[in-house]
RNA sequence: GGGACCGUAGCUCAGUCUGGGAGAGCACUAGACUGAAGAUCUAGGAGUCCAGGGUUCGAAUCCCUGCGGUCCCA
Numbered sequence: 001g002g003g004a005c006c007g008u009a010g011c012u013c014a015g016u017c018u019g020g021g022a023g024a025g026c027a028c029u030a031g032a033c034u035g036a037a038g039a040u041c042u043a044g045g046a047g048u049c050c051a052g053g054g055u056u057c058g059a060a061u062c063c064c065u066g067c068g069g070u071c072c073c074a
Stems, first nucleotide, its partner, number of pairs: 001073007010026004020057001028044005050066005
């Protein structure tokens, strides 16, 4: 220098192909339970969906550019 994949909650990720409600598990907070804790049960908070621009009535999702990570080639 060229190519592929990836970037979504504190963490691990799904959702992207086929545009329309932002989600799961773990963690966290509160309550129940317990002598206390753990486990369990119930409820809850938490996200500019990497950034900017474009298309569209509508973008995490499509298009362009950039940034970062992993791998391959040179």